[in-house]
This is a predicted structure of an 89-nucleotide RNA (Glycine riboswitch aptamer) from Sterolibacterium sp. It was read from a public genome assembly, where an Rfam model found it. The organism belongs to Sterolibacterium, within Bacteria. Of the family's consensus pairs, 90% are formed in the model. Its Rfam family is "Glycine riboswitch aptamer". Rfam links the family to the GO term glycine biosynthetic process.
RNA sequence: UGCCAGUCGCAGGGAGAGUGUGAAGAUUCUUCACCGCCGAAGGCGCAACAGCUCAGGAACCGCUCAGGCAAAAGGGCCGGCGACGCAGU
Numbered sequence: 001u002g003c004c005a006g007u008c009g010c011a012g013g014g015a016g017a018g019u020g021u022g023a024a025g026a027u028u029c030u031u032c033a034c035c036g037c038c039g040a041a042g043g044c045g046c047a048a049c050a051g052c053u054c055a056g057g058a059a060c061c062g063c064u065c066a067g068g069c070a071a072a073a074g075g076g077c078c079g080g081c082g083a084c085g086c087a088g089u
């Protein structure tokens, strides 16, 4: 000086599905039970491939344990800024 990739931080954008029913306590709310749903926190599973002693192996695919189904919070991912880092000089 530049910014390909990467890591971290900050703020922004960000989907889906019942403000379900009953009981108890309670100001909004919480707990338990029951039925119906969602998947983009997390978690689990698998193909090709690799290996053949053992072990490996992806997701926006599947499962829904967890989480969620008015708002709020959270939210894979996206771009922005900064620091580290990397490359050149």
Stems, first nucleotide, its partner, number of pairs: 001087003006084005012078002018035001020034006036069003042065001043063003049056001